RNA sequence: UUUUUGGAGAGUUUGAUCCUGGCUCAGAACGAACGCUGGCGGCGUGCCUCAUACAUGCAAGUCGAACGAGAAAGCCCGGCUUCGGUUGGGUUAGUAAAGUGGCGCACGGGUGCGUAACACGUGAGGAACAUGCCCCUAUAUCGGGGAUAAGCCUGCGAAAGCGGGUCUAAUACCGGAUGUUGUCAUUGGAUCGCAUGGUUCGAUGAUUAAAGGCGGUUGAGUCUAUGCCGUCGUAUAGGGAUUGUCUCGCGGCCCAUUAGCUAGUUGGCGGUGUAAUGGACCACCAAGGCUCCGAUGGGUAGCCGACCUGAGAGGGUGACCGGCCACACUGGGACUGAGACACGGCCCAGACUCCUACGGGAGGCAGCAGUAGGGAAUAUUGGACAAUGGGGGAAACCCUGAUCCAGCAACGCCGCGUGGAUGAUGAAGCUUUUUGGAGUGUAAAAUCCUGUCAGUGGGGACGAAACGUCCGGGUAGGAAAUGACCCGGGCCUGACUGUACCCGCAGAGGAAGUUCCGGCCAACUCCGUGCCAGCAGCCGCGGUAAUACGGGGGGAACGAGCGUUGUUCGGAUUUACUGGGCGUAAAGGGCACGCAGGCGGGGAGACAAGUCAGAUGUGAAAACCCAUAGCUUAACUCUGGGCCUGCAUUUGAUACUGUUUCUCUUGAGUACGGGAGAGGAUGGCGGAAUUCUUGGUGUAGCGGUGAAAUGCGUAGAUAUCAAGAAGAACACCGGUGGCGAAGGCGGCCAUCUGGCCCGAUACUGACGCUCAUGUGCGAAGGCAAGGGGAGCAAACAGGAUUAGAUACCCUGGUAGUCCUUGCAGUAAACGAUGGAUACUAGGUGUUGGAGGUAUCGACUCCUCCAGUGCCGCAGCUAACGCAUUAAGUAUCCCGCCUGGGGAGUACGCUCGCAAGAGUGAAACUCAAAGGAAUUGACGGGGGCCCGCACAAGCAGUGGAGUAUGUGGUUUAAUUCGACGCAACGCGAAGAACCUUACCUGGGUUUGACAUGCAGGGGAAAGCUACAGAGAUGUAGCCUCGGCUUCGGUCGCCGCUGCACAGGUGCUGCAUGGCUGUCGUCAGCUCGUGCCGUGAGGUGUUGGGUUAAGUCCCGCAACGAGCGCAACCCUCGUCCUUAGUUGCCAUGCCGAAAGGCGGAACCCUAAGGAGACUGCCGGGGACAACCCGGAGGAAGGUGGGGAUGACGUCAAGUCCUCAUGGCCCUUACAUCCAGGGCUACACACGUACUACAAUGGUCGGUACAGAAGGUUGCAAGACCGCGAGGUGGAGCUAAUCCCAAAAACCGGCCUCAGUUCAGAUUGAAGUCUGCAACUCGACUUCAUGAAGGUGGAAUUGCUAGUAAUCGCAGAUCAGCACGCUGCGGUGAAUACGUUCCCGGGCCUUGUACACACCGCCCGUCAAGCCAUGGAAGCCGGGGGUACCCGAAGCCGUUUAUCUAACCGUAAGGAGGAUGGCGUCUAAGGUAAAAUCGGUGACUGGGGCUAAGUCGUAACAAGGUAGCCGUAGCGGAAGCUGCGGCUGGAUCACCUCCUUU
Repeated sequence: UUUUUGGAGAGUUUGAUCCUGGCUCAGAACGAACGCUGGCGGCGUGCCUCAUACAUGCAAGUCGAACGAGAAAGCCCGGCUUCGGUUGGGUUAGUAAAGUGGCGCACGGGUGCGUAACACGUGAGGAACAUGCCCCUAUAUCGGGGAUAAGCCUGCGAAAGCGGGUCUAAUACCGGAUGUUGUCAUUGGAUCGCAUGGUUCGAUGAUUAAAGGCGGUUGAGUCUAUGCCGUCGUAUAGGGAUUGUCUCGCGGCCCAUUAGCUAGUUGGCGGUGUAAUGGACCACCAAGGCUCCGAUGGGUAGCCGACCUGAGAGGGUGACCGGCCACACUGGGACUGAGACACGGCCCAGACUCCUACGGGAGGCAGCAGUAGGGAAUAUUGGACAAUGGGGGAAACCCUGAUCCAGCAACGCCGCGUGGAUGAUGAAGCUUUUUGGAGUGUAAAAUCCUGUCAGUGGGGACGAAACGUCCGGGUAGGAAAUGACCCGGGCCUGACUGUACCCGCAGAGGAAGUUCCGGCCAACUCCGUGCCAGCAGCCGCGGUAAUACGGGGGGAACGAGCGUUGUUCGGAUUUACUGGGCGUAAAGGGCACGCAGGCGGGGAGACAAGUCAGAUGUGAAAACCCAUAGCUUAACUCUGGGCCUGCAUUUGAUACUGUUUCUCUUGAGUACGGGAGAGGAUGGCGGAAUUCUUGGUGUAGCGGUGAAAUGCGUAGAUAUCAAGAAGAACACCGGUGGCGAAGGCGGCCAUCUGGCCCGAUACUGACGCUCAUGUGCGAAGGCAAGGGGAGCAAACAGGAUUAGAUACCCUGGUAGUCCUUGCAGUAAACGAUGGAUACUAGGUGUUGGAGGUAUCGACUCCUCCAGUGCCGCAGCUAACGCAUUAAGUAUCCCGCCUGGGGAGUACGCUCGCAAGAGUGAAACUCAAAGGAAUUGACGGGGGCCCGCACAAGCAGUGGAGUAUGUGGUUUAAUUCGACGCAACGCGAAGAACCUUACCUGGGUUUGACAUGCAGGGGAAAGCUACAGAGAUGUAGCCUCGGCUUCGGUCGCCGCUGCACAGGUGCUGCAUGGCUGUCGUCAGCUCGUGCCGUGAGGUGUUGGGUUAAGUCCCGCAACGAGCGCAACCCUCGUCCUUAGUUGCCAUGCCGAAAGGCGGAACCCUAAGGAGACUGCCGGGGACAACCCGGAGGAAGGUGGGGAUGACGUCAAGUCCUCAUGGCCCUUACAUCCAGGGCUACACACGUACUACAAUGGUCGGUACAGAAGGUUGCAAGACCGCGAGGUGGAGCUAAUCCCAAAAACCGGCCUCAGUUCAGAUUGAAGUCUGCAACUCGACUUCAUGAAGGUGGAAUUGCUAGUAAUCGCAGAUCAGCACGCUGCGGUGAAUACGUUCCCGGGCCUUGUACACACCGCCCGUCAAGCCAUGGAAGCCGGGGGUACCCGAAGCCGUUUAUCUAACCGUAAGGAGGAUGGCGUCUAAGGUAAAAUCGGUGACUGGGGCUAAGUCGUAACAAGGUAGCCGUAGCGGAAGCUGCGGCUGGAUCACCUCCUUU
C1' cells in the first nucleotide's frame, strides 16, 4: 500500500401431510456433430475414429577460402565438303553434374502405440560423470611416408548394382620429433569434508599432439620460393556457458471375486563393462529381499504447466500454446559420431505393397499438402523465404511444407449492419368475436432524413532493420598493409498486397432467422384430429369442445444465428475434510476374549519430531488477477506488478500433541471380611401325571366333533382297585423376581467351579479403553456313529369339511424330540438401540447389601451403593417416541448404509459329510420403493344407540285365471326412454283415426310455424262442382278498409327471390332447470382463539338425557350458521261474530212436503281461547330429564300434512322446457292414407277376481264424506230383462243432479269343483265416435276353464292403524282391476334387542383412497428383452519347459589374404575375411492356467389395458402374521420344532397416574 466480493432453487411417491430417498430440470463449458437459416469484418481453431494403407510433389543440405578431376547444348572464328554435314580453336567455364574431405543430418517437424515407471512433477545429490559448435586463458602448429575415390581401360547383370586392371590429390590416412599441460607410478607439504575421500603447491620417471587454407606485404625485372603480418582453421590442457546422463526424498488411477511374491533373487569379495555408480554383467561365498501403510497379478492410462466447472474444498480433462518422456511398418541389432542404438541411415527376421528377363531387387507420410478406408465428423496436391529462427559457408549466397502469409469451414470468441424521425381514436388483408367490437398496430402506406457494411471510382501505408556494399572519420595491434572493431551518410531487400486505412459517388436501395408458448419456465386463442395420427427433459397430454398432437393468428426468448444430440462440472450436504447418517425410513457385527492399530489420568524437568513465526533458494515462460499501453472499439496483443496457496534449507518459539526422565493416586487391579442367586459341570435321590403289562370288580359302549366318521370294544373296552415297568418333564412357590457376555438357566442333595454386589483398611502405581485379521461360545431345526424311546409329533395313512381341500378339525403314526461323542454356525440370535467414560430436574415400585432412627423384637421411616421396571422436566426426534438403564450433552475406538427390483441371486474363492454357510456383483428394468402421522372408507374388530330391522301378531305375495308393465322372440314397423334397493299399473291424468316420435306408399321444398327485405299480384275468408285413398289439384260463385300531394302507400293474403325456418336427429359423460335416493337419518360447517413443523385437531369428544348436535353438567374453548324443534295448513274442545241455499228446541199454519217464525242446537266460515311438564308426589347430581297422579275435549313433539341440511350415486331426464357443440337441409324437415306401438313357444314384476258358509243368492230396511256439473250433471215419468232409450223438471250449485256399499232384518243353499269361482267361447245387443276388422267399453242369453288357501323364498302394517266396504275426481268423444282422494265397519300383538337388514356416535387395525364390487400372491399359457449353466467350437494376451537359431557385439582361432611400422628381407607386429563359441529376435513343439466370443439344450429373472387355476398376504384377511430350519404339495403354500410382536379381541395379574 493493495487484495479478500462469495453460496437462490424447482417438478415428481399421498385423498392430503411431514420426513427419508431416488429420478428430472433451470447454469456454465466444448477440437464437437446434426436440423433449419445465413450480410460483413477481425482474432483464433480445425482426423477426438483405423499407431489403417498410401499414388504424386516437396519437407537437409552446404562448403571450390580442404582436394583432384572436369563437360555439353548454344554462339563466334577457321579447315574439308558429295552442301546433307564433318572437324579444329575460342567462348560457354574452372560453370553444370559426379567424386574425396569437413560440418550438419541426434535440431527443427509429427504422433501418443507402449509405459503405473525415477516415465512425469517438485526438491535435493554426483567427493561417481560426459559435453561438438560458442566464450576466456596458456602453449604449440616441426619434419616425413604410403595409399585411394573420381578419371581411363575392361568384365558381369533385365535392373538394382557389383567386380578386375591402371593413374592421382588433400585440412583423407600413417609413423617420427617436441611436451605447455594431462595421465600413470614413486614421493614431500598445506588445507578441507558426513564416510569412501576431495582440493592445492612441489620433486623424479614413463607416456600422449597437430593441417593447413585465404588475404596483405616482402621478394633480385616478372612469376615463384621465403620471411613477416592479418584472418579462418588444427593440436594439447585448464576454466566458463549450454546440453545431457546417473542416484535419492515426496506426490498423483481402479480391482482383494488378485494374498503371498522373489534364484541375479538380497548382500559380500574379485573382475568385466561404461562417460560414470551399480547384479548392469560374470565367477565364487552367504541366505537373504518385498508385502495388508497392499507386495505379486489383472485392467486402464503418456506426465505436467494448465483447461472446464465450482462460493470454496473438490470433481472432470490433458485439444490448441509451452516443458519433459516415448515411438517412427512390426520385432531384434549394432555401426558412425561430441551426441543415436538414429522418422525422411545401415544389417537381419516378419507381415504387406510394387518392379522383374523369375535369376533377383525396391519401399516405409505418427513431416507439409493430398488419396482410399473408417466415421456423426475435421481444410489447399496454394504463395514466399520479405520477417523470425535453423544448417552450411570468410562472405555473397544456397537450403528450410520450421515459419510467415493466403485459401476452405458461423467451428469458437469479439465487433458492425440489415435503417432513423414523424405518421390514424387506427387503411386493406388476416385472425377472433358475446357481431357491439378486439388484435396484428406506428406496424404499413405516406412525408422528411442518414449513408455504416456491401458496390463503384481514386489515393495509399506500417511491418525494413540489419546483413551486404560504396563513401568519410576514428580505435588497438603491427615495420606497413589487408583485415577486425566503432561512428556518420548513401544504395539494395515485401510473399501477404494495391492489403489495412483515407477520400469521392449513387441509392433505403442488396442483407433475418430459429426455438418455444400445460407446470417447472417468459409467452393464448381459433380450426382440424378423436387413446388415431402424434408429442414428451420429468410430471404427463390425445377416447368430439386438446392453451400439451397438426395448421393459422397472436405472443415470449435469443439473434447471424437458433435449436437438438453427446460429454464434463454444478445444482447433488446424493460419498458429507469443509459437510450426512444407522430404535421404526437403507444401515449395530448373534455374543465375548484379544494381537496389530487408533485413542488415553495428575505434577515437574529435558528435547524440539508434529505445530507456529521470520529469513534464504526455488516454484520456467505462457495462462489467471490488477494497472497501463497498441490495433477506430472489443476479442486479441504488449509492458509492469500480483499470484503460483508447494518443496528445500536455515534461525527462533515451546502452550498443546509427541519422545524421554522423575514423581503422584483419583482410572485399573490385588489382599481381607460379609452376601444373594433357575450361573456352569458331574453324580445321586424324589413324588405327581401319562402310557404299557399283570390280576380283581364290572358291562355295552368308549372316544371324538360345529356336527360326524375313521378308530377302540362281548376275544370284555371305557370306568374303577391293587401291583409292576419305562421314559420324559419338574405343578404350587413363580413375581415387568434372580443369575449369565450372548444363546440361555427352574424338583431335592452332594462335589468341583466362573462371575457379581456390599463394607473397611492396606498395597501396586496408568498397569487403561476400543479392536480389523484371529480365537472361542452360540436357540431351534438338521447331519454322522452308538444308545434310548413314555408322551408329543414333520412325512405318511385313514375319516370329515369343501366346487376342489395335497390344509385348517378328528383317529392313528415314523424320523425327531432324550443321552454320549463329533459336525453344523444360522434366527424377528430384538431393546430391531455396538463398547467405554463423564455430565445433565425429579417422582414412584421392586431385588441385593451397608449405615442411621425406632423398638423388648419383628415391622416402619431416612440415607448411600449396585441392579431391574413405570411415569415425567429440559433437551432431542420426521413423527411415534426417548428421557441418569438416553434416542440428551460430549470424547475415543470398532461395525455398517447410500433409490426400488434383479438379489443375498450368478460366477469365483473359503468352510462343510451333506443340507448349506460366509464373501458377494452385473446386464436389464421402474419413477418410484419407503417411515411416521392425518382424514375418511372398510373389517367374517369392539362398545353404546335407533328404525315394522328382528321378535310378537294380522293380512298378503310366490301356486290359478285375467288385467297391466318389462325382458325375450317375432316383425316392414312392433317409436323412444327408465334397469338392484332408488326400472318393470314407471314417463303414459287414459295408442281405434288424431295422439305418433315407428313402418309402407303417395306428395311439397322459404317450407306445417316466426321475423325481416326486395320485386310483382291480389282483399282475406267462405261456398259449390270434378279428379284422387287423401294430401292436393282444377274450375266456378262471392268479395275490403285506413291514409293520400291521387302517383301511390299501409294493414291482410297468395307468388318469386334472399336472409332464414324446421329436426321427438346425437351427446344427461358439455349443461341449466326439475326429480329420485341415502333420509325427516341427525347430522354438516364457519369465525375468533388454542394445540400441532404440517395434513389436521379442538369446538362437535366426555357424564347424563332426548324423537332430535334435544337439553343439562363438565371441558381451551367462546360464539355463530345450515339442519332438529317451533312458526304454516288440517282434524279434535270451547267461546265470540254471522244465519242462507244449511238447522228446527219452543210457538203458529199445513195431511205431508214445507211455510211463518226462531238464532238456542247442528252446521257453515272468520276471529279467538286452550297444553306450558304449568300443578302435586317420587327418582335424578339441588340439573336436564324420567315415572306416577290431579285437572282437562286433548298430556308430555295430541293425530295427520306441508317442510328434505352439507353432500353421495358422472343416479334420471337433450322425448316437458331451456341450452353449448356436432349432424341433416328437394331431407334426419313437412303434409296425407293405411299399418304398427295391441304381435306371442316363454320368463319376471305389480294388481284384480277367487278358491267359499264370518259365505253365496233372493227380498226388504237404512246410514256418509269429499268432489264434480251449462259443449255439462240430469230428477220425476214412460219404454226395454238389461246396457240403455224417449223426454226434459231443476241446477252456473250449502238450494238441483250424479248418489252409496259393506251393515241390519227375513228366506233358501249345507261342504260339493257346488246355487263357490267366473276365464273362455257362441249368439244377440247398447253407447261413444267420420269410423269399433286389425283394436273400445258395457248389456242379455247360453257356455262354465284353472282354482279346494299355494314350494323355496318374500312384502306391508303398532290405532281409527291393518283388514274389509263402497263413493268421487283428474285424464277423457268413448275406454280404469291403474292413479289420486273420500268416508263406512273396524281388530290382534310388541317379552325384548341375542340374531338378520339399514342407520348414527365413540374406539381399534389397515399394505384400502376409483376407498372391500378395494388391494393383492404364485404356478401355467403368449410375446419381447438382457443374463447364468452347458457337450463342445473359435480366438486373444501372458507365463513355463524344450527345439531351432538370422543379423550383430563380444570372446576365441591350427584357415585365407594383407600398402604405411619394425626388420640384413626369412619374417614379425597389427589388420581384414573366414571358422568356432556365449547371448539372442522371429519361428516351432508340449502341457497347463487365464480372458473373451459363440453353442443344441437348459435355469431362473424383467417387462407387456382387459388369458387360465386358485386366494396366500393387507381387517382377528376369515387357521394372527413373520423369522430360522426340516419335510411335503399344480401353485400361491401347508405342517412340525424353537423364536419375535412389527398381533386384533376379551378377561386377569403387576406397575404407573389422580384423589